[in-house]
Overview: This is a predicted structure of a 96-nucleotide RNA (SAM riboswitch aptamer (S box leader)) from an Actinomycetota bacterium. It was read from a public genome assembly, where an Rfam model found it. The model forms 95% of the base pairs in the Rfam consensus. The prediction has a mean pLDDT of 77.

RNA sequence: CGCUCAUGUAGAGCGGAGGAGGGACAGGCCCUAGGAUCCCGCCGCAACCACCGAUUGAACCAGGAUCGGCAGGUGCGAAGCCCUGACGGAUGAGCC
Repeated sequence: CGCUCAUGUAGAGCGGAGGAGGGACAGGCCCUAGGAUCCCGCCGCAACCACCGAUUGAACCAGGAUCGGCAGGUGCGAAGCCCUGACGGAUGAGCC
């Protein structure tokens, strides 16, 4: 530099900085100057991906499935996934 996997219902918050809207969109309903959203630090939750082991299966290996372990990566820590917008396809539009 290029390519590239990773979470739906359960679970888990404090501090700093900052100062206006935020929860994608529409309709609701909420959060927010008693400082939200966002950002940073620490702490935490979970176990999606990777890895390890067992079982199953199987001629062997590999792969698959199930269970367990781990915590490197990823995700997450207002609300019942905030609620509703059925499912599949095409076209167009809005938003991101």